[in-house]
RNA sequence: CGAUGACAUUAGGGGAGCCCCUUGCGAGCUGAGACGACACGGUCGGACCCUUGAACUUGAUCUGGUUAACACCAGCGGAAGGAAAUGUUCAUGUAUUUUC
Numbered sequence: 001c002g003a004u005g006a007c008a009u010u011a012g013g014g015g016a017g018c019c020c021c022u023u024g025c026g027a028g029c030u031g032a033g034a035c036g037a038c039a040c041g042g043u044c045g046g047a048c049c050c051u052u053g054a055a056c057u058u059g060a061u062c063u064g065g066u067u068a069a070c071a072c073c074a075g076c077g078g079a080a081g082g083a084a085a086u087g088u089u090c091a092u093g094u095a096u097u098u099u100c
Base pairs, nucleotide, nucleotide: 001093005089006088007087008086009085010084011051012050013049014048017029018028020026021024035045036044037043038042056081057080058079062075063074064073065072
């Protein structure tokens, strides 16, 4: 000098689904997350996830398998979009200098 690692600060992005009947302050499924309030086609807040090795979205009421359904697996897919900067530390290593 130095990241692809770690930490910090500030900023930003994202989703909240499926299902049963006895319709309730109810049962069940997946997930990190399925929350709360309100003026309820939505807004705000909280928790959680993510910031390019990219969360998530679109195509998609998609195709095949599977499931009570969602989820899940495979495809589509080398698809189209999608939010980051700064500082500290530092590994392998590189360069230079000094001494023996």
The RNA shown here (TPP riboswitch aptamer (THI element)) has 100 nucleotides and comes from Lentilactobacillus senioris. It was read from a public genome assembly, where an Rfam model found it. It matches the Rfam family "TPP riboswitch aptamer (THI element)". For this family Rfam cites "Comparative genomics of thiamin biosynthesis in procaryotes. New genes and regulatory mechanisms" (Rodionov et al., J Biol Chem, 2002). Of the family's consensus pairs, 100% are formed in the model.